Model confidence (mean pLDDT): 76 of 100. Predicted 3D model of a 160-nucleotide RNA (glmS glucosamine-6-phosphate activated ribozyme aptamer) from Shimazuella kribbensis DSM 45090. NCBI's taxonomy places the organism under Bacteria, Bacillati, Bacillota, Bacilli, Shimazuella kribbensis. The sequence was found by an Rfam model in a public genome assembly.
């Protein structure tokens, strides 16, 4: 240093790195070698099983490019479980939805909050860079509220 076994800890813009870029040392006409650094900024998101891969939203940016690659992931699809809605109630079917602070589709209006960055500054490192502290400023999706439009059948009961 590699491999194997055991134990513990650690995660979802999360983890890893042999290409690239950068730093240091050596060599040096050019070429190269060794060691290190970097490698997605937050908001949002998990009923069970299986499948699948560029899996929501903006910020930043000339750029749908977060240099590139690999793995995974709360996304998506199918089935199942439990439930909500479909203009009074019940049962059945059908359709559309929800995952327990929830639940039909769609249009318009109103309302909210970030981090990176920037500035100052602290510690570590020869350096690339890493980890903080303080201050200033800026989102969208979502969610909530209001208004409008659309929206099933069969049987039975009730009301007018």
């Nucleotide at each position: 240093u590699a491999c194997u076994g055991u134990u513990g800890u650690a995660a979802a813009g999360c983890g890893c790195c042999a290409g690239g870029a950068c730093u240091g040392c050596g060599a040096g006409u050019a070429g190269c070698g060794c060691a290190g650094u970097u490698g997605a900024c937050g908001a949002g998101g998990u009923g069970g099983a299986g499948g699948u891969u560029u899996a929501u939203c903006g910020a930043u940016u000339u750029g749908u490019a977060u240099c590139g690659g690999c793995g995974g992931a709360u996304g998506c699809c199918u089935c199942c479980c439990g439930g909500u809605g479909u203009u009074u109630c019940g049962u059945c079917u059908a359709c559309a939805c929800c995952g327990a602070g929830g639940a039909c589709u769609u249009u318009c209006u109103g309302u909210a909050c970030a981090a990176u960055u920037c500035a100052a500054u602290u510690a570590g490192g020869u350096g690339a860079c890493u980890a903080g502290u303080u201050g200033a400023g800026c989102a969208a999706a979502a969610a909530c509220a209001g208004a409008g439009a659309g929206c099933a059948g069969a049987c039975g009961a009730g009301u007018a």